Predicted 3D model of a 258-nucleotide part of an RNA (large-subunit ribosomal RNA, domain VI) from a Cyclobacteriaceae bacterium. The sequence was found in a public genome assembly. Lineage of the source: Bacteria > Pseudomonadati > Bacteroidota > Cytophagia > Cyclobacteriaceae. Rfam family: Bacterial large subunit ribosomal RNA.
Context: one part of a larger RNA
């Protein structure tokens, strides 16, 4: 831009991509087989190992905007308490996300039409003979079956529903934002509102702040699971999402009128 009106949501699949991997042990069964020696097919069950995909509940990594300890030096006038700057100073831990080594699942089953190959009936050619007519079986190979795209499939599909003359239905700029993201786009919401920020209370981290009293000569030790706290769950409109503003519809029928 097309998809002959324009929008929303739902959808079929023409086609097109992925995926197909394997070992080991038990059992049948020490059987069939075989003189022994070995030692099965079929069928059933378990568990691996490489591969791929989702996730963070577990173990664990990070996790410079979290807590603690702590050295040196500069500040806050000095103690205390703090707070720069040394690689995040160095050091112990660590939530959320992210994420392997870590957890979950996959690979089939089953169908259809066959290959090599095996056969049934069978004449030709009175027998035989899978083949000549006729018919059945048969494989990680095809067709489908799982998974993901997917109607620019110009063969441009179907199904619900909305909506009509100065703007509808519906978008879309704004604005608050994230399960989305270089940017667009994608999703969530805009007061008939929990969208983000505070705010309480939870979870979860760190590990028992300061100051004050007690106790001890004092270091320090208790009153104290304390205080402090990024991302995580809920509550809760306190603060911001104001007000607006732009884009956006018709060929045919009917039926008046000229």
């Nucleotide at each position: 831009c097309g998809c002959a009106a324009g929008a929303a949501g739902c959808u079929u699949g023409c086609g097109a991509g992925g995926g197909u991997c394997u070992g080991u042990c038990c059992u049948u069964a020490g059987u069939a087989c075989g003189a022994g020696a070995g030692g099965a097919c079929c069928g059933g069950g378990a568990u691996g190992g490489a591969c791929c995909a989702a996730c963070c509940u577990c173990u664990g990594g990070u996790g410079u905007a979290c807590c603690g300890g702590u050295u040196g030096u500069g500040g806050u006038g000095c103690c205390a308490a703090c707070u720069g700057c040394a690689c995040c100073g160095c050091c112990g831990g660590g939530u959320a996300g992210c994420u392997a080594a870590g957890u979950u699942g996959g690979g089939a089953a089953g169908a259809g039409a066959u290959a090599a190959g095996c056969g049934c009936u069978g004449a030709a050619a009175g027998c035989a003979u899978c083949u000549a007519a006729g018919u059945g079986c048969g494989a990680a190979a095809c067709u489908c079956g799982c998974c993901u795209c997917a109607a620019g499939a110009u063969g441009a599909g179907g199904c619900u529903u909305c909506u009509u003359u100065a703007u509808a239905a519906g978008g879309g700029u704004c604005g608050u934002u994230a399960g989305a993201g270089a940017c667009g786009a994608u999703a969530a919401c805009g007061u008939a509102g929990a969208u983000a920020g505070g705010u309480u209370g939870c979870a979860g981290g760190u590990g028992u702040a300061a100051a004050g009293c007690c106790a001890g000569a004092g270091a320090u030790g208790g009153c104290a699971a304390a205080g402090c706290c990024g991302a995580g769950c809920a509550a809760u409109a306190c603060u911001a999402a104001u007000u607006a503003c732009c884009c956006g519809u018709a060929c045919a029928c009917u039926u008046u009128c000229a």